[in-house]
Context: one part of a larger RNA
Molecule: large-subunit ribosomal RNA, domain VI
Organism: soil metagenome
RNA sequence: CGCUUUGAUGCCUGAGGGGAAGGUCCCUUAAGUACGAGAGGAACGGGGGAUCGGCGCCUCUAGUGUAUGGGUUGUCUGGCAAGGCAUUGCCCAGCAGCCACGCGCCAUGCGGAUAACGGCUGAAAGCAUCUAAGCCGGAAACCGUCCUCAAGACGAGGCAUCUUACGGCCGCGGUAAUCGACCGCGUUGAUAGAGCGGGGGUGUACGCAGGAAGUUCGCAAGAGCGACCUGUUCAGCCCGCCGCCACUCAUCGCCGUAGC
Numbered sequence: 001c002g003c004u005u006u007g008a009u010g011c012c013u014g015a016g017g018g019g020a021a022g023g024u025c026c027c028u029u030a031a032g033u034a035c036g037a038g039a040g041g042a043a044c045g046g047g048g049g050a051u052c053g054g055c056g057c058c059u060c061u062a063g064u065g066u067a068u069g070g071g072u073u074g075u076c077u078g079g080c081a082a083g084g085c086a087u088u089g090c091c092c093a094g095c096a097g098c099c100a101c102g103c104g105c106c107a108u109g110c111g112g113a114u115a116a117c118g119g120c121u122g123a124a125a126g127c128a129u130c131u132a133a134g135c136c137g138g139a140a141a142c143c144g145u146c147c148u149c150a151a152g153a154c155g156a157g158g159c160a161u162c163u164u165a166c167g168g169c170c171g172c173g174g175u176a177a178u179c180g181a182c183c184g185c186g187u188u189g190a191u192a193g194a195g196c197g198g199g200g201g202u203g204u205a206c207g208c209a210g211g212a213a214g215u216u217c218g219c220a221a222g223a224g225c226g227a228c229c230u231g232u233u234c235a236g237c238c239c240g241c242c243g244c245c246a247c248u249c250a251u252c253g254c255c256g257u258a259g260c
Base pairs, nucleotide, nucleotide: 001152007162008161009160010159011158012157016149017148018147019146022052023051024050025049026048027047028046029045035040053106054105055104056103057102061100063098064097068093069092070091071090072089073086074085075084076083077082095240109145110144111143112142117137118136119135120134166256167255168254169253170186171185172184173183174182192248193247195244196243197242198241199239200238201237202236207232208231209230210229211228214225215224216223217222
C1' cells in the first nucleotide's frame, strides 16, 4: 500500500509451505518353544537399555565468567592507606548469564494409495490364464495422522465483543532486539535506579591493641625499628539474583484520526 471498505480488540479456519523427529543396535522374555530323525534352532508380540540425531533447559557436574573478591612482581603517585600502568601484568577463586562434557523430552500405532510379489473372477483363444474390462491383499519408501509457519490464499476467509471508541509521539524499562518491530510500565504507579532486607562470591579489611625471629643506639639501665602472628573480624569489599520500599526518574504535553 492492498483486501473486506465504519473502525477497534481478541480468538479461529487452513489453501499451501517447512520438519527426520526420529534412525540403528544390544539384552531379556517369548523359548530351548514352533520347525527338525537328530544336529540344530527361529518369528510375531512384551519389557529394559545403548548410541546417533532433533527440541528444550541450567537443579546437579563441568566450561566461560576483561562483573567481583583475594594473592603477588616491577614501577609511579614523598611515606601509610588507596590507586594508575605492565595481555585482566601474572596467579587463585568465582554469583548471575551464556553454555555441554550436564539434565529432561522426542509414543504405541492406525488409515489411504502402491512396488516387487501373491491372488479372485475372467475372456481374447468353448480349455487354460493374476489382466485385456473388473476386484482383493501386499514395504522403513509415498500421502495423512504429529510439530511448525500460514488469508498478499488478489478466491485477500471466518467468529465473538465494543461501538466514538483508538493509535502514535514522548518518558522508565526488557520475557524482545541490527534499525524498525515485539513485550511491560508511566503516580489510579513497583517499569528502572537508589536505599534496606534475603540469598550468594571472595576469604578475615583499614585502623587500633597485644606479641614477635632479629636489628640499631647505648658502658649499663633502657629506648627505637621490625617481616610476620593474634584479637577486634563467619570480617571488609562486592553482586546483572529474590523481595520490601515512591526516596529519584516515568513530568508536562503534542500529533493523527474515519480515505485510521